[in-house]
RNA sequence: AGAGUUUGAUCCUGGCUCAGGACGAACGCUGGCGGCGUGCCUAACACAUGCAAGUCGAGCGGAGUUGAUCGACGGAAGCUUUCGGGCGGAAGAUGAUUAACUUAGCGGCGGAUGGGUGAGUAACGCGUGGGCAACCUGCCUCGAAGACCGGGAUAACAGUUCGAAAGGGCUGCUAAUACCGGAUGUGGUCAAGUGUCAGCAUGGGCAUUUGAUUAAAGGGGAAACCCGUUUCGAGAUGGGCCCGCGUCCUAUCAGCUAGUUGGUGAGGUAAAGGCUCACCAAGGCAAUGACGGGUAGCCGGCCUGAGAGGGUGACCGGCCACACUGGAACUGAGACACGGUCCAGACUCCUACGGGGGGCAGCAGUGGGGAAUCUUCCACAAUGGGCGAAAGCCUGAUGGAGCGACGCCGCGUGAGCGAAGAAGGCCUUCGGGUCGUAAAGCACUUUUUGGAGGGAAUAGGAAGGAAGGUACCUCCAGAAUAAGUCUCGGCUAACUACGUGCCAGCAGCCGCGGUAACACGUAGGAGGCAAACGUUAUCCGGAUUCACUGGGCGUAAAGCGCGUGCAGGUGGUUUCGUAAGUAGGGCGUGAAAACUCCCGGCUCAACUGGGAGAGGCCGUACUAAACUGCGGAGUUAGAGGAUGGUAGAGGGAGGUGGAAUUCCAGGUGUAGUGGUGAAAUGCGCAGAUAUCUGGAGGAACACCAGUGGCGAAGGCGGCCUCCUGGACCAUACCUGACACUCAGACGCGAAAGCUAGGGUAGCAAACGGAAUUAGAGACUCCGGUAGUCCUAGCCCUAAACGAUGCAGACUAGGCGUCGGCGGUUUAAUCACCGUCGGUGUCCAAGCUAACGCGAUAAGUCUGCCGCCUGAGGACUACGGCCGCAAGGCUAAAACUCAAAGGAAUUGACGGGGGCCCGCACAAGCGGUGGAGCAUGUGGUUUAAUUCGAUGCAACGCGAAGAACCUUACCAGGGUUUGACAUCCCCUGACAGGCAUGGAAACAUGUUUUCGUCCUUCGGGGCGCAGGGAGACAGGUGGUGCAUGGCUGUCGUCAGCUCGUGUCGUGAGAUGUUGGGUUAAGUCCCGCAACGAGCGCAACCCCUGUCCUAAGUUGCCAGCGAGUAAAGUCGGGUACUUUUAGGAGACCGCCGGCGACAAGUCGGAGGAAGGUGGGGAUGACGUCAAGUCAUCAUGCCCUUUAUGCCCUGGGCGACACACGUGCUACAAUGGAUGGUACAGAGAGCAGCGAAGCUGUGAAGUGAAGCGAAUCUCACAAAGCCAUUCUCAGUUCGGACUGUAGUCUGCAACUCGACUACAUGAAGUCGGAAUCGCUAGUAAUCGCGAAUCAGAAUGUCGCGGUGAAUGCGUUCCCGGGCCUUGUACACACCGCCCGUCACACCACGAAAGUCGGCAACACCCGAAGCCGGUGACUCAACUCGUAAGAGGGAGAGCCGUUGAAGGUGGGGUUGGUAAUUGGGGUGAAGUCGUAACAAGGUA
Repeated sequence: AGAGUUUGAUCCUGGCUCAGGACGAACGCUGGCGGCGUGCCUAACACAUGCAAGUCGAGCGGAGUUGAUCGACGGAAGCUUUCGGGCGGAAGAUGAUUAACUUAGCGGCGGAUGGGUGAGUAACGCGUGGGCAACCUGCCUCGAAGACCGGGAUAACAGUUCGAAAGGGCUGCUAAUACCGGAUGUGGUCAAGUGUCAGCAUGGGCAUUUGAUUAAAGGGGAAACCCGUUUCGAGAUGGGCCCGCGUCCUAUCAGCUAGUUGGUGAGGUAAAGGCUCACCAAGGCAAUGACGGGUAGCCGGCCUGAGAGGGUGACCGGCCACACUGGAACUGAGACACGGUCCAGACUCCUACGGGGGGCAGCAGUGGGGAAUCUUCCACAAUGGGCGAAAGCCUGAUGGAGCGACGCCGCGUGAGCGAAGAAGGCCUUCGGGUCGUAAAGCACUUUUUGGAGGGAAUAGGAAGGAAGGUACCUCCAGAAUAAGUCUCGGCUAACUACGUGCCAGCAGCCGCGGUAACACGUAGGAGGCAAACGUUAUCCGGAUUCACUGGGCGUAAAGCGCGUGCAGGUGGUUUCGUAAGUAGGGCGUGAAAACUCCCGGCUCAACUGGGAGAGGCCGUACUAAACUGCGGAGUUAGAGGAUGGUAGAGGGAGGUGGAAUUCCAGGUGUAGUGGUGAAAUGCGCAGAUAUCUGGAGGAACACCAGUGGCGAAGGCGGCCUCCUGGACCAUACCUGACACUCAGACGCGAAAGCUAGGGUAGCAAACGGAAUUAGAGACUCCGGUAGUCCUAGCCCUAAACGAUGCAGACUAGGCGUCGGCGGUUUAAUCACCGUCGGUGUCCAAGCUAACGCGAUAAGUCUGCCGCCUGAGGACUACGGCCGCAAGGCUAAAACUCAAAGGAAUUGACGGGGGCCCGCACAAGCGGUGGAGCAUGUGGUUUAAUUCGAUGCAACGCGAAGAACCUUACCAGGGUUUGACAUCCCCUGACAGGCAUGGAAACAUGUUUUCGUCCUUCGGGGCGCAGGGAGACAGGUGGUGCAUGGCUGUCGUCAGCUCGUGUCGUGAGAUGUUGGGUUAAGUCCCGCAACGAGCGCAACCCCUGUCCUAAGUUGCCAGCGAGUAAAGUCGGGUACUUUUAGGAGACCGCCGGCGACAAGUCGGAGGAAGGUGGGGAUGACGUCAAGUCAUCAUGCCCUUUAUGCCCUGGGCGACACACGUGCUACAAUGGAUGGUACAGAGAGCAGCGAAGCUGUGAAGUGAAGCGAAUCUCACAAAGCCAUUCUCAGUUCGGACUGUAGUCUGCAACUCGACUACAUGAAGUCGGAAUCGCUAGUAAUCGCGAAUCAGAAUGUCGCGGUGAAUGCGUUCCCGGGCCUUGUACACACCGCCCGUCACACCACGAAAGUCGGCAACACCCGAAGCCGGUGACUCAACUCGUAAGAGGGAGAGCCGUUGAAGGUGGGGUUGGUAAUUGGGGUGAAGUCGUAACAAGGUA
């Protein structure tokens, strides 16, 4: 950085698709290790269980545990005893004191942090920058000043009582750092003053005077002292509020708003404020998008991108919001509070049915949903937090581990040598190639893995310390434990085989698959990446495909039909000021993380630490003043005015004129008229048409008339008058930027159409009729109503087009034309020159994809507006606005496709044009089509009728010759290494003759016979034959659409190309076109072409004239001989002739025409004259033309058969149809007799003479001849005679009978010929159609190939021998040029619409079912607020007390208020009988609309 895809090809426009990167991913297949990250995107669905917020005994009274000391009890063991006891003092129990510890409750602090989630929110929610003189701030820090005197309760506890429980009630006792009263007042607050400071202001700070009011708590310690406490000031931190700017889609949401906007006053709050209330005013917001609807947490960032942008908001960080749903407040420094309270609702759990409990969007975990997302782990060791003086306790924050290839990064699965290139697989041209040094094998290493030993940092001075015996280190063992996945037609790196056969399947796009698939499936091989690899979803990129950077609008999508013009945008020139924009540097800010650069730490990397940069914004003061803006003053070139002229179908109204059509009346006049391609309907003897006169009425205005004029466009056309708009020219007098454009708005707006009323001559939708036609709802014709016209009012669309918005400036020219003016000139606006304004045309530069545009731009620029973003769906639906209606304006989506399109190119085609040719037509001659027969084909039949050819270009074709054979087909009988080839082994002959069986093939038997060469005589080689085994043979089996070769055809048509150059972006063009000419791209001339090749022509063959040479088998003029005759003989080589070799013809000569050319016409000469006649020769290519059955050949199929052999049959069938021929239909003839003249061929398994026999076919015969010698072999038509006399015949010969001949193993199916007899159709052929232009057609015979035999066919040969051609309009085919094209498989093309069938999405629809947000009313929980408070109450006051007061409260009432209910509307979605069009579908139906003049442009 691009690529594929529209076309036959090209350029452009334009969409679709791909290659890249990314991801909280998922799915398929696979899976060795480690590090670092990361992990419910869906149901803000419901949650079992455990844990996630406690702590302080140094605030307090208790309760409890364990010690110690002491007191009074108690009295065991033991000792002793005088047996009375004494001593002794343990256990135990009790009280006090004390030490350590535990802690339910009161009390304090913390449960507002941390952690989760993204439902809501389009908002001051967030971001950024500011403000608070309108505010609060517990714990913390600093500072100032304090803590005096008292009081009454209440939990706990005890007793009692209610309840299943949760949880209470009552009575009694008690403490405090709990609560209350009083004192003090540094200070605070309030009220009233004073001074001072700064401030934009309301107002604030500081100092000060007077008055009022307002504090406190203790605990620990032996003590020092420490902690706590009160008031104030300050700080720090955290928060609250306000403002500027920024922040998605939708106008098919255009108007919204009553606390709404503002004021005054009050209330409320920490605090400003309609925050709330009362009153007053009527405001406020909105195209710079209000209001409404949809969607959405925002940001730092992340992904992508060259950037600008686009997308996104997981993890980490900041802010916000939420905590089952909705509402509410309480407490507090802080909440309207995730693990607090109250109420309502839904759900769920317990219950003794009375009543209670709950809230994982904390960490794990469960169910559910889903394509999909983890452990009910360890530890408080670290970091941080709460409480505490501390020890410490708590901490699912956090630190870690676990699970998951989910991501990024790193490592490994070995490395060296090793060719008999092993085996095996695959391919093969069978030679080999490849997997492949790959393996094996040999000698190594040990990351990883396993075993063993040691063993951290993190953790600061000691111990402890989850991770963890982990990282890491050392030793040992051993290649050991470790490779997949996707792809291989192009894009896109990588190819073969087999299978399959439009099937199965693939596919991102183009597209593969219908028997040789590099595209499906498998295998081998190859390519890519690699512990991954592919696929899917999504985003950016490529896409300059929404274009700010960086696009367009004549024809590709795109200029509003035209104007006027508000808002908006933009704006001449000079100068002064200002400083909003702009520019500059400075300052502040832009959190951290991230990003970039540098340096460092984990072995590297990922990851991470430090430093720097960047973060184009915002704020701030200052500076500059060119440009823009703003303000002032000028100026005149833009614009306008004035004055004087000019042209005009500009508009409106009124009047008026002639021509024509039609109608009416009358005259003349008679049979048609009219109309068409041709007709008919129509009109006309009741008098038309035609013609003349007069009249009526409506509409339109010939000539002039013109790429002439006017108008903004639509549009405007006789003449006159009135009213009226605009333009142009000249002058340079006035104003002094007054200008340009223009969303919305307003006006105008052809035709058709609508409403009402007139009018109606002509024309003319609809309609009727006549034609045409397969039909004709059309084109043509005859009629004909709306309408066309006028008045008034609507409609508002057109290919409303220059398919080109308006205004301005600049940039070579030439030639016209309209309207002015000036100059020169003149008799004259006659002409010329210049200039302004319009309107055309051709062109330079430039532009454009090209076509084209080109001062009237589509050039170069400026300003403003409108519009476009693939095709179809769709100038549509829904909604809205307008309209009487018709309808108009605005304007989607689903779905479908990979194109749709523009310009140009080459072809092909045209019921386009021009030029030209051809037996193409025409002019002629003869045929075919009718008959009979021959032959081929189709069809039918058949056991088989073998196969192929099948428009011209198959059909007397392959087949130059089917009785057997051929033969490929059928039936039957046989055979299996084979009828044929090569190789191996054994045997020795084989072949032949005969016999038997048989239809034969064949089988059996018998008989005879014993190849050749070498030899050491044993044998061996070769040939041949028999037997055997397998490799193989064989196949006229398939595919001519796998092929070679050969062939047909266009077409013997004149074309088809190339090199170099030039032109074009290119396909391509030029050359090859043009003017002439030719049979010809033949030649000449011209020309950006110059040359060349394959074709044409010529060279080759035959033929026509002459010459030369040679004469046998040819010939015979002269000489001789000779015969009945005869080149028969001698001889000769002149002629004919044969075979060779030459000459000749070239428009060479003359004349005309032509360009002085090419050439052409005529003439001369010549055997021949303009390629003399004929042949051979077939360019590039077309038709997947023909042939696998001539041959060859790939692949497939077959192998006791689809091969081979044999007999017989068939290819020869026969209701029929077609092609090609023969013979005829007769007198230009038939028959009979006589008679004349060829050419070219063939011949030894051959031609076969003479002679003889036979009516004849033929037989016999055997001479001659391998042939200029002999034979086939008499040519026939012709000519000379005779006869027949127009008839189904003396025409015609089919068919049939009998008898024969010949070939052949054999003529039944199924040969040819002969004789006799028979004697059919047919009397010249419908529509249609074929050949031929001169030695041709026609006609006549002769020969040959094939062949045993078997031509009416085929190929040749000669004889006789015409007619016609005006000409190129038409038919067919072809060539060249040009034109149109929507065709390119190329007109046998393409293609449209209805209908029928199937499927898909959508609209409408009686209805019906939901959602959402409001509104009105009803009901009204908790709670705050307000009122009341007869009931209740320790602290204070009075009182001795009782009691009273003050104050507080329960209860009740009211305002408000969630949920709920009712109601009518709004909006949105689902669904629906039926219905509407749309789209897509295989070869359906009907027509033929469009593309060519598409057959009616």

This is a predicted structure of a 1497-nucleotide RNA (small-subunit ribosomal RNA) from an uncultured bacterium.
Its Rfam family is "Bacterial small subunit ribosomal RNA". Gene Ontology terms of the family: ribosome and structural constituent of ribosome.
RNAcentral holds the sequence, with entries from ENA and SILVA.